[in-house]
Context: one part of a larger RNA
RNA sequence: CUGGGUGUAAAGGGCGCGUAGACGGCAGGGCAAGCCAGAUGUAAAGCCCCGGGGCUCAACCCCGGGACUGCAUUUGGACUGUUCAGCUUAGAGUGUCGGAGAGGAAAGCGGAAUUCCUAGUGUAGCGGUGAAAUGCGUAGAUAUUAGGAGGAACACCAGUGGCGAAGGCGGCUUUCUGGACGAUGACUGACGUUGAGGCUCGAAAGCGUGGGGAGCAAACAGGAUUAGAUACCCUGGUAGUCCACGCCGUAAACGAUGAAUACUAGGUGUCGGGUGGCAAAGCCAUUCGGUGCCGCAGCAAACGCAAUAAGUAUUCCACCUGGGGAGUACGUUCGCAAGAAUGAAACUC
Numbered sequence: 001c002u003g004g005g006u007g008u009a010a011a012g013g014g015c016g017c018g019u020a021g022a023c024g025g026c027a028g029g030g031c032a033a034g035c036c037a038g039a040u041g042u043a044a045a046g047c048c049c050c051g052g053g054g055c056u057c058a059a060c061c062c063c064g065g066g067a068c069u070g071c072a073u074u075u076g077g078a079c080u081g082u083u084c085a086g087c088u089u090a091g092a093g094u095g096u097c098g099g100a101g102a103g104g105a106a107a108g109c110g111g112a113a114u115u116c117c118u119a120g121u122g123u124a125g126c127g128g129u130g131a132a133a134u135g136c137g138u139a140g141a142u143a144u145u146a147g148g149a150g151g152a153a154c155a156c157c158a159g160u161g162g163c164g165a166a167g168g169c170g171g172c173u174u175u176c177u178g179g180a181c182g183a184u185g186a187c188u189g190a191c192g193u194u195g196a197g198g199c200u201c202g203a204a205a206g207c208g209u210g211g212g213g214a215g216c217a218a219a220c221a222g223g224a225u226u227a228g229a230u231a232c233c234c235u236g237g238u239a240g241u242c243c244a245c246g247c248c249g250u251a252a253a254c255g256a257u258g259a260a261u262a263c264u265a266g267g268u269g270u271c272g273g274g275u276g277g278c279a280a281a282g283c284c285a286u287u288c289g290g291u292g293c294c295g296c297a298g299c300a301a302a303c304g305c306a307a308u309a310a311g312u313a314u315u316c317c318a319c320c321u322g323g324g325g326a327g328u329a330c331g332u333u334c335g336c337a338a339g340a341a342u343g344a345a346a347c348u349c
Base pairs, nucleotide, nucleotide: 003321004320005319006318007303008302012317014201016199017198021194022193023192025087026086028084029083030082031081033080034079035077036076037075038074039073040072041071042070048066049065050064051063052062053061054060091191092188093187094186095184096183097182098181103177104176105175106174107173108172109171110154115149116148117147118146119145120144121143125136126135162169163168206247207246208245209244210243211242215241216240220236221235222234223233258316259315260314261313262312263311266294267293268292269291270290271289272288273287274286275285276284277283278282298305299304322349323348324347331342332341333340334339
């Protein structure tokens, strides 16, 4: 390489959009490039294989047949391809009607709580811990009442509930806006699937500029603990956490499970719709779309998966090929930097 694989052994790209390419619905005609089958011609002799014969056998020699899987021409076409003209509905999309939703962006508003400030009441403690101490407090703290300021997060509802491609999204209102779903079957007529490169999005931390800063809190300081304690515990506390704009581009970015389509026992919850029935706050049957649990066949090394497959098949992409060295070195690209991406070898077991 071929092959075999990728939930947990090495291995699914963090997610999407999409270019080239690969693959692609139903029925008809043409062409015959691929492919298959038939025919004809040719493929010297020798060598090779089979049968037979001649040297006493064999080697060797002779005869007959086969083969030489090739090439050229021609005929036929199921399938692929290509071209012509179509199709309607099953793929895909559009329209109309309808309900669901923390989907996204912006603006405004609200209450609880923490902290701080001012004023009142009030007096000696408060706080913290396993126990303490550092700390705060007679310059009046803690507690409590009233008023004010400011920032951040939204208790209950709340649910293996919902929405989103993933990251993710949760107080309320308004504006703008994306997608999915159900019903209808009006319209287009294969317009599809996947997707190397490419482009976009992408938690947290981090970076740049300018704001903001209540609480929390890396670093740091102090108190404890301890043999020590650069920790765990306590008192403080700065970046940061928040906002705007710009970068970074990584995560156990996980379902450790790529996307799409079709098929393959059931049972039971739940969410959003439709249809039918009944004695109707509801119940029953059925159907489409999500989201869970259990379970048959099958699969699997086992664990387990099991219509949301890890089953049975097809298409396309990505990735793996013993451990360490190493996600390192070098080179290149990107980045302000931190670093990211790509990514070896010697050597060793």
Predicted 3D model of a 349-nucleotide part of an RNA (small-subunit ribosomal RNA, central domain) from an uncultured organism.
The RNAcentral record of the full RNA draws on ENA, Greengenes and SILVA.